[in-house]
């Protein structure tokens, strides 16, 4: 350089769950605990999925009528990288 493969040595993330006058409409994230698990559970939404559904749309209710509220669908521009695929770096050991 390549490969990503047995063990070592440092060690390294942190599911659920608890906690916060945190941020958000929520989805979900942040931060402290915790520790199911992870050899890329490091980085990034390029592709598929997946959760939400504020805002907008269409419709209801309600109203003289519009708006305002309330409500059912829809939808990402809002998330997940710990769904899966790519892309991009990278410890230690071994070959």
């Nucleotide at each position: 350089g390549c490969c990503g493969c047995a063990u070592c040595a440092g060690g390294g993330c942190a599911c659920a769950c608890c906690c916060g006058u945190g941020c958000g409409a929520a989805a979900g994230c942040c931060g402290g605990g915790g520790u199911c698990g992870c050899a890329a559970a490091g980085c990034u939404u390029c592709c598929g999925g997946u959760c939400u559904a504020a805002c907008c749309g269409u419709c209801c209710c309600c109203c003289c009528g519009a708006g305002c509220g309330g409500g059912a669908c829809g939808c990402a521009c809002g998330a997940c990288a710990g769904c899966g695929g790519g892309g991009c770096c990278g410890c230690c050991g071994g070959g």
The RNA shown here (c-di-GMP-I riboswitch aptamer) has 95 nucleotides and comes from Rubrivivax gelatinosus. The model forms 100% of the base pairs in the Rfam consensus. It matches the Rfam family "c-di-GMP-I riboswitch aptamer". Rfam's curators write: GEMM was predicted in a large-scale screen for bacterial structured RNA regulatory elements. Model confidence (mean pLDDT): 83 of 100. Lineage of the source: Bacteria > Pseudomonadati > Betaproteobacteria > Burkholderiales > Rubrivivax. The RNAcentral record of the sequence draws on Rfam and Ribocentre. RNAcentral records the identical sequence in 2 taxa.